[in-house]
Context: one part of a larger RNA
């Protein structure tokens, strides 16, 4: 000087408490362990691995496995020889393909001669032959990049002066105060930096300008108009400014006023020195060591999709605050030309036929929970939807392995879930739908957004955990 303590103070966080949903129990989805297997590529292991890399494994992806093949190679620069009947390349054979045979046919670029025909040079391609190409092969303990993680926690440090023999110290402690090393006051210390806070973005009021596709008027149009919503661009306006307490006449805190909004007004972005020899040689780049007729590379078919079982996140649910059935009402952000499709018309339905409209404030574009009213009447049931049977639909070369969804039939388990154990502090938790991104299709219930509907508690800091200061 740090780090530790079942050593003290003092302060914080959904860390406990208080309160609300949950997970552990079931079925199924998914990831991951074992175990199986020619393979079940490969990485990631406490928090920080396990809907994680993958915002898409049927072939392709693919990196695994089998088996058939190639060897200057599927890609890439350079030499060196040959090469116009040269490159390319139909028909037919062989095969699973990839390749082999085969050859009808049959070229291009520059430049020079020349009216042109056409010659002659080089190049391209192409064979051969060398350097050499390639490896998702090691090593993340040999890096770089980049990323997670304490933690949006308040630390972390210099420069000169002072102390001290010296590592150091002091400055950064103290007294108050803050969400903050924020700020006031004090101090052998003066100041200064990364960090905090502002400064960017979205929201929430209001003025201005803008007016079509939008809004108002009207049943619908057409016309008219821009007050209101709204669209996007300027502005304003929140600072403890203003009053009272309280307090060291300070920082500040408490309460009020006014205000759309009050003390950081709600979100985002924005991650200090630094720790984990954290994570990534498989995005990628990169030493080094290995493989070079094979650890490269072309195919086809299998596999990543196995399954006694174990653990993670998840979705459906056990029901009546319900579940079926008819009618109604109200969103926001998104997407759309190999695309998104309306009205019609066929089909129980998936869906199909067609193709108005729409590069979209204009067309697609009907939210669902709700409310109106009927029916079930407490059961393994009109809950509750797993498995199987059949018959389709659609995507694509092609759904056996191994898509998704429809219709009829089928109708398991599960009656609220030991021990433990997670999230949440307000438009939040809980609930309801609803779009994107990957995408030919889809394992999507997963991620990333959007609005609908809208709670309970929080005495308080003894304890658990993390973390800051002395």
């Nucleotide at each position: 000087u740090g780090a530790c303590g079942g050593g003290g103070g003092c302060c914080c966080g959904c860390a406990c408490a208080a309160g609300c949903g949950g997970u552990g129990g079931a079925g199924c989805a998914u990831g991951u362990g074992g175990u199986u297997u020619a393979a079940u590529u490969c990485g990631a292991c406490g928090c920080a691995a396990c809907g994680c890399g993958a915002a898409g494994a049927a072939c392709c992806u693919u990196a695994c496995c089998u088996g058939g093949g190639c060897u200057u190679g599927a890609c890439a620069u350079g030499c060196u020889a040959g090469u116009g009947g040269u490159a390319a390349g139909a028909a037919c054979c062989c095969g699973a393909a990839a390749g082999g045979g085969g050859g009808a046919u049959g070229a291009c670029c520059c430049g020079u001669a020349g009216c042109a025909a056409u010659a002659c040079g080089g190049g391209a391609g192409c064979u051969a032959g060398c350097a050499c190409a390639g490896g998702u092969g090691c090593u993340g303990c040999a890096u770089g990049g980049c990323u997670g993680u304490c933690g949006u926690c308040c630390g972390c440090u210099c420069g000169u002066g002072c102390c001290g023999u010296g590592a150091g110290g002091u400055g950064u402690u103290g007294g108050g105060u803050u969400a903050a090393c924020u700020c006031c006051c004090g101090c052998a210390a003066c100041g200064a930096g990364c960090g905090c806070a502002a400064c960017c973005c979205c929201u929430a009021u209001c003025c201005u300008c803008u007016g079509u596709u939008g809004c108002c008027u009207g049943a619908u149009g057409a016309g008219g108009g821009c007050u209101c919503u709204c669209u996007g661009a300027g502005g304003a306006a929140a600072c403890u400014g203003c009053c009272a307490a309280c307090g060291a006449c300070a920082a500040g805190u408490u309460g009020g006023a006014g205000g759309a909004a009050g003390g950081u007004g709600g979100g985002g972005a924005u991650g200090a020195c630094g720790u984990c020899a954290a994570g990534u040689c498989a995005u990628c780049a990169u030493g080094g060591c290995c493989c070079u007729u094979a650890u490269g590379u072309c195919c086809a078919g299998g596999g990543c999709u196995a399954c006694a079982c174990a653990c993670g996140u998840g979705c459906u649910a056990c029901a009546a605050u319900g579940g079926c059935u008819a009618c109604u009402a109200c969103a926001g952000a998104g997407g759309g030309g190999c695309g998104c499709a309306a009205g019609a018309c066929c089909g129980u339905g998936a869906g199909g036929u067609g193709g108005a409209g729409c590069a979209a404030a204009u067309c697609c574009c009907u939210a669902a929970a709700g409310g109106u009213a009927g029916u079930c009447u407490c059961a393994g049931u009109u809950g509750g939807g797993a498995u199987c049977g059949a018959a389709g639909u659609c995507u694509g070369c092609a759904a056996c392995u191994c898509g998704a969804c429809u219709u009829c039939g089928u109708g398991a388990a599960c009656g609220u879930g030991g021990a433990a154990u997670c999230g949440c502090u307000a438009g939040u938790a809980a609930u309801c739908g609803c779009g994107g991104a990957u995408c030919a299709g889809c394992a999507u219930u997963g991620c990333c957004g959007c609005g609908g509907u809208g709670a309970a508690u929080a005495c308080g800091u003894u304890c658990c955990c993390g973390g800051g200061c002395c």